[in-house]
RNA sequence: GCUUUGGUAACUCAAAGGUUAGAGUAACAAAUUGAAAAUUUGUAAGUAUUGGUUCAAUUCCAUUCCAAGGCA
Numbered sequence: 001g002c003u004u005u006g007g008u009a010a011c012u013c014a015a016a017g018g019u020u021a022g023a024g025u026a027a028c029a030a031a032u033u034g035a036a037a038a039u040u041u042g043u044a045a046g047u048a049u050u051g052g053u054u055c056a057a058u059u060c061c062a063u064u065c066c067a068a069g070g071c072a
Stems, first nucleotide, its partner, number of pairs: 001071007010025004018055001027043005048064001050062003
């Protein structure tokens, strides 16, 4: 330099064009307890960036950035 795959919540993963982007763990609050742990309920937290296609984009296309692999 060329090429493949991937980037979604603090972490591990879904959602694969269709109307609130969900789950588990973790965090916080409440209940419970003499106090903790455990348990139950609730809350907050997110689509790497910039454009394009579309009535509608996490999803399709392109650029850039980042990570891993392959060729030279």